[in-house]
Predicted 3D model of a 73-nucleotide RNA (transfer RNA) from Streptomyces sp. C10-9-1.
The organism belongs to Streptomyces, within Bacteria.
It matches the Rfam family "tRNA". Gene Ontology term of the family: triplet codon-amino acid adaptor activity.
RNA sequence: GCCUCCGUAGCUCAGUUGGAAGAGCAGCGCCCUCGUAAGGCGCACGUCGCAGGUUCGAACCCUGCCGGUGGCU
Repeated sequence: GCCUCCGUAGCUCAGUUGGAAGAGCAGCGCCCUCGUAAGGCGCACGUCGCAGGUUCGAACCCUGCCGGUGGCU
C1' cells in the first nucleotide's frame, strides 16, 4: 500500500431487505427482610466512530476520513 470484518448505553451485544433505537449486566430509588444477599417494581443513561451525499424520512444505502481485528504484499 491492498482486501475482509467490526465501531450502537459504563460493559457485553441485538437491531440491515429505510419509518427514528433495545436486551442483559452494572448504577440509582422504592418494596420485601431484624439487617444483608437473592427476588420484585420503577428510574436514569445514546451527537448509533466523524463528516458529507441520496431520500419525505438514514444506525441501516453511497462516498471520504478516523480507530480496531484478521489476511496479502